[in-house]
RNA sequence: AACGAUAAAGGCAAACCUUGCGAAAGCAAGGGACGCAAAACUAUAGGACCUUACCCUUUUAGGGAUGGUAGCCAGUUUCCGAAU
Numbered sequence: 001a002a003c004g005a006u007a008a009a010g011g012c013a014a015a016c017c018u019u020g021c022g023a024a025a026g027c028a029a030g031g032g033a034c035g036c037a038a039a040a041c042u043a044u045a046g047g048a049c050c051u052u053a054c055c056c057u058u059u060u061a062g063g064g065a066u067g068g069u070a071g072c073c074a075g076u077u078u079c080c081g082a083a084u
Stems, first nucleotide, its partner, number of pairs: 002084001003081002011036002016031006034071001040076003046073002048069003052065001054064004
């Protein structure tokens, strides 16, 4: 450095419920745990996905633009140390 134990010490928190925000996707707080070795940070460098209040068009829709997802990939940083 790779790697990742039925290890130790800690950490986070999906679905769902309540309240609030939002046009929506979704987000925040509380409850709650499906899971996670980066489930920490980054959406002003990239891919992917979701949204349609707004704009355009050839209007059961498509495109733009907007917003969102880091628990999709990715980038940056990082706790521990069995086996290899």
Record summary
Model confidence (mean pLDDT): 83 of 100. Predicted 3D model of an 84-nucleotide RNA (c-di-GMP-I-GGC riboswitch aptamer). It matches the Rfam family "c-di-GMP-I-GGC riboswitch aptamer". A reference for the family is Weinberg et al. (2017), "Bioinformatic analysis of riboswitch structures uncovers variant classes with altered ligand specificity", Proc Natl Acad Sci U S A. The model forms 90% of the base pairs in the Rfam consensus.